[in-house]
This record gives sequence, structure tokens and C1' cells, in this order.
RNA sequence: GGCCACGUGGUGAAGGGGUAACACGGGAGUCUGCAAAACUCUUAUGCGCGGGUUCGAGUCCCGCCGUGGCCU
Repeated sequence: GGCCACGUGGUGAAGGGGUAACACGGGAGUCUGCAAAACUCUUAUGCGCGGGUUCGAGUCCCGCCGUGGCCU
């Protein structure tokens, strides 16, 4: 340098056009003599950045950045 894949809350991780699951973690409560566990509720500044298409984009297209891999 070329090609491919990936980038989503604090962490892991789904979702592939109709506004983002789940688990862990955090907070509050119930329970308990106090805790732990369990259960209930809750939280989140989450879609790498900039454009484009579309009524509508995390999702499709283009560029850039980053990470990993393959080739040279």
C1' cells in the first nucleotide's frame, strides 16, 4: 500500500429500515438481629466521526478515524 471484518450504556452483547433487547455492574426497597442470598423497582450522556439516500437510518451508500486479520 491492497483486501476483509468489526466499532452499540460502566462492561459484555443482541438488533440488518419504523426510534435500541438481555446479562453483569450501579442505586432504592422487601426480607433479616445485622448481613449475604433471593425477589421487586430503577438506572443509564449508548449506536466511532462527517456527509448522502429515505416520510423515517443503529441498520443502506460514500468518505474519514480506530481495532483485528489476510496479502504484498
Molecule: transfer RNA
Organism: bacterium